[in-house]
Context: one part of a larger RNA
RNA sequence: UGUUGAUGUCUGAGAGGAAGGGUCUUCUAGUACGAGAGGAACGAAGGCUCGGCGCCUCUGGUCCACCUGUUAUCCGAUAGGGUAUGCAGGGCAGCUACGCGCUGAGGGAUAAACGCUGAACGCAUCUAAGCGUGAAGCCCCCCUCGAAAAGAGACAUCUAGAGUACGGCGAAAACAGCCGUUCAAUGGAGCUGGUGUGUAAGUGUCAAGGCAACGAGACAUUCAGCAUGCAGCCCCCAACAACUCAUA
Repeated sequence: UGUUGAUGUCUGAGAGGAAGGGUCUUCUAGUACGAGAGGAACGAAGGCUCGGCGCCUCUGGUCCACCUGUUAUCCGAUAGGGUAUGCAGGGCAGCUACGCGCUGAGGGAUAAACGCUGAACGCAUCUAAGCGUGAAGCCCCCCUCGAAAAGAGACAUCUAGAGUACGGCGAAAACAGCCGUUCAAUGGAGCUGGUGUGUAAGUGUCAAGGCAACGAGACAUUCAGCAUGCAGCCCCCAACAACUCAUA
């Protein structure tokens, strides 16, 4: 763009997948079998492992948000910072595996094979007509996509709407998707809680020493201070204003 209005919900022609593979143990059973020695299977249950899909409660990793210690240097010193992803110790969310969950039975048609009935060929014969059993394989069942399936589908609702824009995100390369737009908690700010770090600055007391000046450091104030991609609350700020298509 088409499918000759719009929106929503479906159908499923068709397409893709390997979604399962291996192994051990127990029951069956010391049973069948066998003189004994020995010693199964059909079936069922459970575990382990490889692979697949999903997830982050736990465990571990990462965490160039963050907190702390510390080195060099600069901002004159303090305080507070910049640079070196400086180094080091932690670390929520997120992302992850080394962590967690799931990973199946069944149906149909068959292959080899095994049969039934049965002639040609008065017998026989699974085959010539006909009928059955039968595989991790094939088609379903399962997962994903899928009305551009030109045979271009169905149903419901409506005669209106749809989109852009604006604030954003469980989404994201672009696009798309999803949420919100004052009848509002969408983002920011603020507050409360949680979480991370680990006890801020200032002040007071003490301190190895030192004639003194000074003094690394310790304790208290102080589960402080700082931070917050989390949750809740709250209209303080910003979602205002506006535009495009269509009007069948």